[in-house]
RNA sequence: GGCACGACAAGGCAAACCCGGGGUGACCCGGGGACGCAAAGCCACGGGACUCACCGAGCAGGGCGGUCGAGCCAGCCGGGUUGCCGAA
Numbered sequence: 001g002g003c004a005c006g007a008c009a010a011g012g013c014a015a016a017c018c019c020g021g022g023g024u025g026a027c028c029c030g031g032g033g034a035c036g037c038a039a040a041g042c043c044a045c046g047g048g049a050c051u052c053a054c055c056g057a058g059c060a061g062g063g064c065g066g067u068c069g070a071g072c073c074a075g076c077c078g079g080g081u082u083g084c085c086g087a088a
Stems, first nucleotide, its partner, number of pairs: 005086002012037002017032006035075001041081003045078003048073001050071003053067004
């Protein structure tokens, strides 16, 4: 120094909830706030959850099933990619 790994410390991020704003919605942005996080940085590539629209069965629905429709979640899992610190 590299790979694996994650003790101490430095530095970092920020769930729920509250306030303001945006969106039909899932959800997003800013402020407060910390449940947690070693990639809780980034990318919707595979799976998955969720939303809206449409279709189907149904008397009907916010429930069920479907869409080679449109979205959303990277803090659901996998994968890709970049990266801080440092003992055993």
c-di-GMP-I riboswitch aptamer from a Chloroflexota bacterium, 88 nucleotides, folded computationally. The source organism's lineage runs through Bacteria, Bacillati and Chloroflexota.